[in-house]
RNA sequence: CCUGCGGGAGAGUCCGCUGACGGCAUAGACGUCUGGCGGCGCCGAAGGAGCAACCGACCCCGGAAACUCUCAGGCAUCGAGGACCGUAGG
Numbered sequence: 001c002c003u004g005c006g007g008g009a010g011a012g013u014c015c016g017c018u019g020a021c022g023g024c025a026u027a028g029a030c031g032u033c034u035g036g037c038g039g040c041g042c043c044g045a046a047g048g049a050g051c052a053a054c055c056g057a058c059c060c061c062g063g064a065a066a067c068u069c070u071c072a073g074g075c076a077u078c079g080a081g082g083a084c085c086g087u088a089g090g
């Protein structure tokens, strides 16, 4: 450094428009979602970026966090992702 296994958080199922389906049926509103788009709010533990203690050098500069920023990513459940920890192997 890589792989397998186990554990693994946070934050709106907010608002609007729209699609499909369902019953009633003149229409329209209602219900469901594996939907789609937009707006605002929010999270931080993939990645990315920034600064810093510190380290190297000691001229410039370079490395550097779970801190900071939120570009990306994410915000019901499920699922995925997931720093980090434990464990086994290469």
Base pairs, nucleotide, nucleotide: 001090002089003088004087005086006085007084012040014039015038016037017036018035019033020032021031022030041075042074043073047071048069049068050067054063055062056061

A computed fold for a 90-nucleotide RNA from a marine eukaryotic metagenome, annotated as Glycine riboswitch aptamer.